[in-house]
């Protein structure tokens, strides 16, 4: 890197360093010299692996990851439902909304 499965509306920040962009990408919207992002330390959240128990429910947090602005911040040339407006020959277009797919992230496993 690829594949499979699961999850993604909850939760959790201080100090120091650095110094300009950052939030994956698109369009929005937001964060940022009152110092973001990133890095280090400390702290915390969660409970995938794990540990205990084991029929299951469950309990725990030593260890391996992960995470600690905003729902994955919202959105996505695709597919379906609902509503409305407009046009119309049974339908179409647009808007709003909703479900799915897709995308992304993380874990566990395989390669």
């Nucleotide at each position: 890197g690829a594949u499979u499965u699961a999850u993604a509306a909850a939760g959790a920040a201080g100090u120091g360093g650095c110094g300009a962009g950052a939030g994956a990408c698109u369009g929005g919207c937001u964060c940022g010299a009152u110092g973001a992002c990133c890095c280090a330390c400390u702290g915390g959240c969660a409970a995938c692996c794990c540990u205990c128990a084991g029929a299951a429910a469950g309990a725990g947090a030593a260890g391996g990851u992960g995470c600690c602005a905003a729902u994955u911040c919202c959105u996505g040339a695709c597919c379906g439902g609902a509503u409305a407006a407009c046009a119309u020959g049974g339908u179409g277009u647009u808007a709003u909304u909703u479900g799915g797919a897709g995308a992304u992230a993380u874990a566990a496993a395989u390669u």
A computed fold for a 111-nucleotide RNA from Pedobacter ginsenosidimutans, annotated as SAM riboswitch aptamer (S box leader). The prediction has a mean pLDDT of 84. Lineage of the source: Bacteria > Pseudomonadati > Sphingobacteriia > Sphingobacteriaceae > Pedobacter.